[in-house]
């Protein structure tokens, strides 16, 4: 300087809830708020899961489909913090 593991310290982000916007909806966004987290930082590229506004199918009641979401569902790829080894 690399890389892999892993106390703590210094800090970091924030779940459930409220409130508000904004979505057809999952949900996202901001403001309060802490269950948690060693990448609970980015990343929709692979898998699951949600959702169905449109589309299809039906006589209806439905059902089926992502171009939508979700990295705090697992994983990849990427870029970092503080000491030890």
């Nucleotide at each position: 300087g690399a890389u892999a593991a892993u106390a703590u310290u210094u800090a970091g982000c924030a779940a459930a809830c409220c409130u508000a916007u904004c979505g057809a909806a999952a949900g996202a966004u901001a403001g309060g708020g802490a269950c948690g987290c060693a990448a609970a930082g980015c990343u929709a590229u692979g898998g699951g899961u949600c959702u169905a506004a449109g589309g299809u199918u039906g006589a209806a009641u439905a059902a089926c489909u992502a171009u939508g979401a979700u990295u705090g569902c697992c994983a990849g790829g990427u870029u970092g913090c503080c000491g030890u080894u």